[in-house]
RNA sequence: AGCUUAUCAAGAACGGCUGAGGGAACAGGCCCGUUGAAGCCGUAGCAACCGUCUCGAGCAAUCGGGAGUCAGGUGCUAAAUCCGUCCCGGUGUAAUCCAACCGGGAAAGAUGAGCU
Numbered sequence: 001a002g003c004u005u006a007u008c009a010a011g012a013a014c015g016g017c018u019g020a021g022g023g024a025a026c027a028g029g030c031c032c033g034u035u036g037a038a039g040c041c042g043u044a045g046c047a048a049c050c051g052u053c054u055c056g057a058g059c060a061a062u063c064g065g066g067a068g069u070c071a072g073g074u075g076c077u078a079a080a081u082c083c084g085u086c087c088c089g090g091u092g093u094a095a096u097c098c099a100a101c102c103g104g105g106a107a108a109g110a111u112g113a114g115c116u
Base pairs, nucleotide, nucleotide: 001116002115003114004113005112006111007110008109013043014042015041016040017039021032022031023030026084028083029082044077045076046075049073050072051070053068054067055066056063057062081108086105087104088103089102090101091100
């Protein structure tokens, strides 16, 4: 770097250095920011994907898409992955289209685990 797969509306912040941007990318929207953005460092915290341990199943090796536990490996700590872009359906109208709103999906992305 690529592939597969699971999850993505919950949760969790202070301090130091620094100093103007930031919210992945892309029309746009909407936000955050000198009452200090991004980045780096420290500490604290959240969560429970992998892992540990216990229960469970099995004669056993072992197994799990079951229950719990701990917190070792990651991850994360504004807003739904901030919203949106592409497709489908619905509401509304006498009817059609657009817009708007609602719902679903795709794509893209993030993170974990596995693989090449």